[in-house]
RNA sequence: GCAGAUGUAGUGUAGCGGUAACACGCCUCCUUCCCAAGGAGGAAACCGCGGGUUCGAGUCCCGUCAUCUGCU
Numbered sequence: 001g002c003a004g005a006u007g008u009a010g011u012g013u014a015g016c017g018g019u020a021a022c023a024c025g026c027c028u029c030c031u032u033c034c035c036a037a038g039g040a041g042g043a044a045a046c047c048g049c050g051g052g053u054u055c056g057a058g059u060c061c062c063g064u065c066a067u068c069u070g071c072u
Base pairs, nucleotide, nucleotide: 001071002070003069004068005067006066007065010024011023012022013021018055026042027041028040029039030038048064049063050062051061052060
């Protein structure tokens, strides 16, 4: 330099163009003498960034950045 993959709550992952979900973690409450376990509830991601298409984009298209893999 060229090609490909990945990027979504604190972490790990889902997500046929139509309200962004699950697990762990975190906070509050219940249960217990206390802890752990269990139960109930809650906060937290405008989806790497910038554009485009569309009534509507995490999803499709273009550019760009980061990481990883391969080729030269």

Background
This is a predicted structure of a 72-nucleotide RNA (transfer RNA) from Candidatus Levybacteria bacterium RIFCSPLOWO2_01_FULL_39_10. The coordinates come from a structure-prediction model, not an experiment, and the mean pLDDT is 83. Its Rfam family is "tRNA". Rfam classes the family as a transfer RNA. Rfam describes the family as follows. Transfer RNA (tRNA) molecules are approximately 80 nucleotides in length.